[in-house]
This is a predicted structure of a 73-nucleotide RNA (transfer RNA) from Candidatus Albibeggiatoa sp. nov. NOAA. It matches the Rfam family "tRNA". It is annotated as a transfer RNA.
RNA sequence: GGGUUGUUAGCUCAGUUGGUAGAGCACCGGACUUUUAAUCCGAUGGUCAUAGGUUCGAAUCCUAUACAACCCA
Numbered sequence: 001g002g003g004u005u006g007u008u009a010g011c012u013c014a015g016u017u018g019g020u021a022g023a024g025c026a027c028c029g030g031a032c033u034u035u036u037a038a039u040c041c042g043a044u045g046g047u048c049a050u051a052g053g054u055u056c057g058a059a060u061c062c063u064a065u066a067c068a069a070c071c072c073a
Base pairs, nucleotide, nucleotide: 001072002071003070004069005068006067007066010025011024012023013022019056028042029041030040031039049065050064051063052062053061
C1' cells in the first nucleotide's frame, strides 16, 4: 500500500428479506432469610463508530472517514 471482517447499554453479545432497538451480567430499588452473601421481583441505562446519500421509513442498503483484528505484498 491492497483486501476481508468487525464497531449496537458500563461489560459480553443478539437483532430472520428496511417498519416502535433487545438479552445475560453489572449498577439501582424492593421482597425474603440462610445476612459483607444467595434467591426472587421491578426499574434505570442507547447520537446503533463518525459524516453524507437512497427511501414514506435505515442498526440494516450505498459512499467516504476513524478505530480494531486477520490475510497478501